Molecule: small-subunit ribosomal RNA
Organism: uncultured Acetatifactor sp.
RNA sequence: AGAGUUUGAUCCUGGCUCAGGAUUAACGCUGGCGGCGUGCCUAAUACAUGCAAGUCGAACGGAAGUACCUUCGGGUACUUUAGUGGCGAACGGGUGAGUAAUACAUAGGUAACCUACCCUUAAGACGAGGAUAGCCAUUGGAAACGAUGGAUAAAACUGGAUAGGAUAUAGAGGAAGAAUCUUUUAUAUUUAAAAGAGAGAUCUGCUUAAGGAGGGGCCUGUGGCGCAUUAGCUAGUUGGUGGGGUAAGGGCCUACCAAGGCGAUGAUGCGUAGCCGGACUGAGAGGUUGAACGGCCACAAUGGAACUGAGAACGGUCCAUACUCCUACGGGAGGCAGCAGUAGGGAAUUUUCGGCAAUGGGGGGAACCCUGACCGAGCAACGCCGCGUGAACGAAGAAGUUAUUCGUAAUGUAAAGUUCUUUUAUCAGGGAAGAAAGAGGAAUUUGACGGUACCUGAGGAAUAAGCUCCGGCUAACUACGUGCCAGCAGCCGCGGUAAUACGUAGGGAGCGAGCGUUGUCCGGAAUUACUGGGUGUAAAGGGAGUGUAGGCGGGAUGGUAAGUUAGGUGUGAAAUGCGGAGGCUCAACCUCCGAGCUGCACUUAAAACUGCUGUUCUUGAGUGAAGUAGAGGUUGGCGGAAUUCCCAGUGUAGCGGUGAAAUGCGUAGAUAUUGGGAGGAACAUCAGUGGCGAAGGCGGCCAACUGGGCUUUUACUGACGCUGAGGCUCGAAAGCGUGGGGAGCAAACAGGAUUAGAUACCCUGGUAGUCCACGCCGUAAACGAUGAUUACUAGGUGUCGGGGGGCCAAGGUGCUCCGGUGCCGGCGCAAACGCAUUAAGUAAUCCACCUGGGGAGUACGUUCGCAAGAAUGAAACUCAAAGGAAUUGACGGGGACCCGCACAAGCGGUGGAGCAUGUGGUUUAAUUCGAAGCAACGCGAAGAACCUUACCAGGUCUUGACAUCCUCCUGAAUAAAGGGUAAAGCCUUUAGGCCUUCGGGACAGGAGAGACAGGUGGUGCAUGGUUGUCGUCAGCUCGUGUCGUGAGAUGUUGGGUUAAGUCCCGCAACGAGCGCAACCCUUAUUUCUAGUUACCAGCAGUAAGAUGGGGACUCUAGAGAGACUGCCAUUGAUAAAAUGGAGGAAGGUGGGGAUGACGUCAAAUCAUCAUGCCCUAUAUGACCUGGGCUACAAACGUGCUACAAUGGCUGAAACAAAGAGAAGCGAGCCCGCGAGGGGGAGCGAACCUCAAAAAAGCAGUCUCAGUUCGGAUUGAAGUCUGCAACUCGACUUCAUGAAGAUGGAAUCGCUAGUAAUCGCGAAUCAGAAUGUCGCGGUGAAUACGUUCUCGGGCUUUGUACACACCGCCCGUCAAACCAUGAGAGUUUGUAAUACCCGAAGCCGGUGGCCUAACGAAAGAGGGAGCCGUCUAAGGUAGGACAGAUGAUUGGGGUUAAGUCGUAACAAGGUAUCCCUACGAGAACGUGGGGAUG
Repeated sequence: AGAGUUUGAUCCUGGCUCAGGAUUAACGCUGGCGGCGUGCCUAAUACAUGCAAGUCGAACGGAAGUACCUUCGGGUACUUUAGUGGCGAACGGGUGAGUAAUACAUAGGUAACCUACCCUUAAGACGAGGAUAGCCAUUGGAAACGAUGGAUAAAACUGGAUAGGAUAUAGAGGAAGAAUCUUUUAUAUUUAAAAGAGAGAUCUGCUUAAGGAGGGGCCUGUGGCGCAUUAGCUAGUUGGUGGGGUAAGGGCCUACCAAGGCGAUGAUGCGUAGCCGGACUGAGAGGUUGAACGGCCACAAUGGAACUGAGAACGGUCCAUACUCCUACGGGAGGCAGCAGUAGGGAAUUUUCGGCAAUGGGGGGAACCCUGACCGAGCAACGCCGCGUGAACGAAGAAGUUAUUCGUAAUGUAAAGUUCUUUUAUCAGGGAAGAAAGAGGAAUUUGACGGUACCUGAGGAAUAAGCUCCGGCUAACUACGUGCCAGCAGCCGCGGUAAUACGUAGGGAGCGAGCGUUGUCCGGAAUUACUGGGUGUAAAGGGAGUGUAGGCGGGAUGGUAAGUUAGGUGUGAAAUGCGGAGGCUCAACCUCCGAGCUGCACUUAAAACUGCUGUUCUUGAGUGAAGUAGAGGUUGGCGGAAUUCCCAGUGUAGCGGUGAAAUGCGUAGAUAUUGGGAGGAACAUCAGUGGCGAAGGCGGCCAACUGGGCUUUUACUGACGCUGAGGCUCGAAAGCGUGGGGAGCAAACAGGAUUAGAUACCCUGGUAGUCCACGCCGUAAACGAUGAUUACUAGGUGUCGGGGGGCCAAGGUGCUCCGGUGCCGGCGCAAACGCAUUAAGUAAUCCACCUGGGGAGUACGUUCGCAAGAAUGAAACUCAAAGGAAUUGACGGGGACCCGCACAAGCGGUGGAGCAUGUGGUUUAAUUCGAAGCAACGCGAAGAACCUUACCAGGUCUUGACAUCCUCCUGAAUAAAGGGUAAAGCCUUUAGGCCUUCGGGACAGGAGAGACAGGUGGUGCAUGGUUGUCGUCAGCUCGUGUCGUGAGAUGUUGGGUUAAGUCCCGCAACGAGCGCAACCCUUAUUUCUAGUUACCAGCAGUAAGAUGGGGACUCUAGAGAGACUGCCAUUGAUAAAAUGGAGGAAGGUGGGGAUGACGUCAAAUCAUCAUGCCCUAUAUGACCUGGGCUACAAACGUGCUACAAUGGCUGAAACAAAGAGAAGCGAGCCCGCGAGGGGGAGCGAACCUCAAAAAAGCAGUCUCAGUUCGGAUUGAAGUCUGCAACUCGACUUCAUGAAGAUGGAAUCGCUAGUAAUCGCGAAUCAGAAUGUCGCGGUGAAUACGUUCUCGGGCUUUGUACACACCGCCCGUCAAACCAUGAGAGUUUGUAAUACCCGAAGCCGGUGGCCUAACGAAAGAGGGAGCCGUCUAAGGUAGGACAGAUGAUUGGGGUUAAGUCGUAACAAGGUAUCCCUACGAGAACGUGGGGAUG
């Protein structure tokens, strides 16, 4: 310090998530030791038991016990102690319920106060009195606890004296000082005391006063939570006067008077909460927190109250309530939020321990006593810190395990082994510091922890390692299992048969007595932005103005000192944190010193800036004067064009409307046309990114009234300004109310169409409404999606209004200033798009608003409204995105350009018939499998009778039909024969070898054992290879450079041209590669060479190029030539190129072929082959016989043959090319009607054979018919191949002679030697083509052209698509689940209010009660009783607020494969969206106005 996650990719916005630290923690697995800390966060729930506050005999009188003495009465000493009395119990300890201020922190005030014990100082303690508890006696009660009588003491209590003090009055002084300050004088009133110990010295106590210290009370400033869906609150309330009360000020209380006080700088209410030093985190600023330690506060079962006391109540009192316990039922007792402990609650928090040795506290003169404060120990890995679980050497790199390409690799120096050490644990021995005061003295004594820490020794590696993770973030990978299952997951996401993501194992990474998970807080998050964010399009500028509070504010000068700055002083407790030292072996921990504690207050000073204040200025602002433009506003009047309606005329059959129609109107006379009239609404042209207005908005003409702007001038005022929360005003359209008006248009509605439907789009009608007046509403894409004001920062060019000066006779022209309104563009800004003096730039001020998407602008509450609704405005729940701009593609029922047998123009077909063949389907024991739009279907299959063959039935084999290896036996192999069988398997017999070093070997068979063979079994979505297709379309890319933040762009786009990204020109590109073209083959012409098996012109010659001969020709096959837009002309840009021409066998790639870029389709193929994984192993392998692949109702594709006269048949008789041939082609000859048979010449081929070419042409016949067309089907007889033609071959002859008369919708091929038509050959093959692949013969028609269909290319545009339109996506309905609103109500709680009742108690009142001290008495004083005010709890009542729950109901969210449609994204097929109104199953539709997104 960042990272992951939206996309095909990019940049941005923006949320979610992670890595860090912390924790009073809990849970899971694991667990050796020690030190130091910490340990009920929940039920402030209830508590058994024990302990936690007593002490003093040197205050007092007794009692009991012991010892001694005794005159026997008792006394003395010691010990113990109930009671009186004193001090303490108000500290210490616990908890955080309440409390948002009676609290806390900090700084002050107290001239408004108190203070026991302690310290200092001064003075004093004289003299009297009466009681009472304990005790004794009697007595009540179960107990708790009393009652009565009698006796008694004090440092208990009460008078008196004296003193100072206090109070009142009067006077004088002090201080800066008024006052309730202080000193002092006088007078009056009032008010003190206690003794004890000691032999004594003395000590301790007592009283008064003054002071101190420490501790408190009260008051003030400042500071620290949420909600405004809490906006008004307040009657003792705010103030005054008198009185009361208190230690003390005060409405603290009371009587009277006044009507105030608080609040948008947030009163009041509600919710939450102890506050702080600090702690955690963070760079800091901040945020969160308030365990432990420390300070303060509050509380003590709940509520109320007083008493005592210096001070007030956890372990005091009284009362009420709830609960628990005892009871003899009459009545009593209790309060762990002290320490332990128990129950309960909970995820969860310890021992009913030891000791007062230390520190501290209470009492005491002291010893000492008490002390669950405290010190220690125990339990808990709860946290922090430290240590250990061994160290060195050790390769046969052991075994085992895991992986493996089977070679090995890893675990791994790890182990074993050798040598060494002994921390820790164990045992044994020794053994602390913490302790010094105090007291006493002749001596001395005191340790819970603890036989602990620590030291020494012994022995032995001996006693001691786990947890999490390993897809990315994030360090760390393999195997097996599983198969969208089981499961994982913090986010993204893994898992559907090869999972580094699940589970296990091996290995590895991290941390380590711990490790991980969960919860919480901070961080990262600049994601609430003070430091430090934004608002044109991402969330976000208010619809506009005016203006209040507030905020901010021009120039000069003086004062002041609030802010500000500097110095000083006080404080900011200690602890913590930081720096430096020191102590425990180190550390954690502890101790000391220092700085600091960013704050507050006081004080001294400064005066720049801000504030306040005085004086002044004119430039901001305003006023005046002179001009000026304008759909600015309001009111009244006037005008013409048009629509509609009415009347009349002319006139006749249609009009109207649409994509096409229909509804509608019209013979009762429409439409059309002419004239007259009525009425309402709106104002063509001018008209303009022109004008005006704050915005909404404003448009015929005239008049009246009226607002604002601009220009010029510089006379006046003198900062009067800017902004503006609330407030107020204005505010399109629709809508609402009342009353008018109503021509046209037109929601709703009706009808007609369209359609699968059509609640729409289209058409015909049509009502609210649109118009006017008055009143509401208050919203819009109210938009520049851009708040207002001011200043500054390059320009260019239009336009509107006004001014200035120049030239010009004028018209005009160009220059310039101010104000508006547009376009372009630079700096700068911006995520980009873009903005750019009219800023989205640079700055300043003020206001408004935003903080992920959805839920939702919804619910509830409140305000406004007649209503519609508007304003304000959440949460639960849910998702990991939603979004902006730009990029590349793809797509569009978007645009432009171009091409192709794509259409068009033609020719011939298919689709109809019969047959052949393939497919689907059906059937079957099986009809093996694959191929599936184009790009499956005469396809794999260049050929299923057996075989093939993979399928079925049956019969068989099991190391196997096939491969390698091993052991044993045999000698073969092979051939023949027999038995048996459907066949195979099985059984039997005969014949029959080689090499040798004699061991054996090669080879083969048999037997056996296992490794293994085998699989046309699965997965083409695990693959290789091969192939199809877009497409022989012209494209696809790269390097360097440049542009862009980037994805990317450029190049490759543009202007031309081409078959072509072909070439030329231009250009931030320059080059290059794969494609195109060319190079290759063939064909067309020709030259040369060469002539056999080819050829034959001339010569000889024949039946015949048969032969001699020839090398001219044809042909063959080698090498060449030839064609390149090369030449000419025109067009073009002087280019590329095009058009035409010449020459030429051939002309613009001459024709044909081979050749297929980057890629697309998870395209095809595991059944050509290869191959991973899975499956199978007496079977899914192998062998055999028979069957099947050939089935057949109807369907589809591809073909053949036809339907005939451009023909059929018959006869005679021409002309090819390319091939094949030895298990072959097979001539002549003979036989057969024929298929063919017999026979076998020639030929491994330019030699022989297949082999006859056919159509054409010639001659004849048929004459338009189901025919002399057509040949299916069937019968009979045959031929050939083959072990074998039944299922199931081909062919021949004779006979039979079906459908069919040119084929619906639709659809296919072809642009020249092509289509069409005619035959020939070959592969496969024993046999079996109408298929396939080749060959030649004859040989056309048409193309105007690119509007349309299909496909493709380039470019542009839109996009919410990227699995890319077979995309995306909206809403109702149906189903499940979840949270939530409403809801007749029901119920619980909280805080108040009113009234009733009213305990204890203080205070007040009261009398006819009681009463030792004082008093002669009266009485004073005290007490009980009664009454009253106040008042807790309780009761009653109506409301408020909050929660829970509720039949039913509303919408919302979520959920692989439900229903209906298709609203949106492309012109989304009616452009979309906003406000509003109406309508409709639903998305939505329509009307009015608006926006362009």